[in-house]
RNA sequence: AUGUUAUCAAGAAAGGUGGAGGGAUUAGACCCUUUGAAGCCUUAGCAACCCUUUGAAUUCAUCAAUGAAGGUGCUAAAUUCUACUAAGUUAUCCGAUUCAUUUAUCGGAAACUGGAUAGAUAACCC
Repeated sequence: AUGUUAUCAAGAAAGGUGGAGGGAUUAGACCCUUUGAAGCCUUAGCAACCCUUUGAAUUCAUCAAUGAAGGUGCUAAAUUCUACUAAGUUAUCCGAUUCAUUUAUCGGAAACUGGAUAGAUAACCC
């Protein structure tokens, strides 16, 4: 690398260096950026995945509380938004058919919710 599980609308920035891009990828939209992008370094912070401590329960797996020393991670915007969809909702819109009609049925669009795909991170596996 691959695979498994969990999480992803909360939270948290300054300085130095650097010198034009960046927001994972493709397309579109939007946004950040010479009032200085990416990258790198330092310090600080956030969070609590692993973890510390305590207790329960009991057996090798878990729950609750606690803390932040250590290993990661993170510190613009929801993973910036959309894309795919078997599904659901609607005092919405469009079209077709039907009806005397303000009705009914069907199809599509839009918005919202859910799911999938892809991605990120952690722990485990290999």
This is a predicted structure of a 126-nucleotide RNA (SAM riboswitch aptamer (S box leader)) from Psychroserpens mesophilus. Model confidence (mean pLDDT): 77 of 100. Lineage of the source: Bacteria > Bacteroidota > Flavobacteriia > Flavobacteriales > Psychroserpens. It matches the Rfam family "SAM riboswitch aptamer (S box leader)". Rfam's curators write: The SAM riboswitch is found upstream of a number of genes which code for proteins involved in methionine or cysteine biosynthesis in Gram-positive bacteria.